Model confidence (mean pLDDT): 82 of 100. This is a predicted structure of a 71-nucleotide RNA (transfer RNA) from Thyonella gemmata. Rfam family: tRNA. From the family's description: Transfer RNA (tRNA) molecules are approximately 80 nucleotides in length. Its family is annotated with triplet codon-amino acid adaptor activity in the Gene Ontology.
[in-house]
RNA sequence: ACCUUAAUAGCAAAAUGGUAAUGCAGGGGACUUAAGAUCCCCCAUUAAAGGUUCAACUCUUUUUUAAGGUC
Numbered sequence: 001a002c003c004u005u006a007a008u009a010g011c012a013a014a015a016u017g018g019u020a021a022u023g024c025a026g027g028g029g030a031c032u033u034a035a036g037a038u039c040c041c042c043c044a045u046u047a048a049a050g051g052u053u054c055a056a057c058u059c060u061u062u063u064u065u066a067a068g069g070u071c
Stems, first nucleotide, its partner, number of pairs: 001070007010024003018054001026042005047063005
C1' cells in the first nucleotide's frame, strides 16, 4: 500500500427493510423482624457523517477504531 471481517446499554449478546430481544450488573418498589432468594418497574442518539426508501442496526458512500491476511 491492498484485501477481508467487526463496531449495538456498564459487560456479554440477538434482531429476514416494518420501528431494538435476552442474561449479568446498576437504581426504585413489593415481600421479610432484618438480610438473602423471588416478583414488578426503570436504564439505548445501534462508532461518526451523508445517500436510497413511506420506513434503515439492516441496503449503500466516505471516515474513525480494532482484529486478521498478502506483497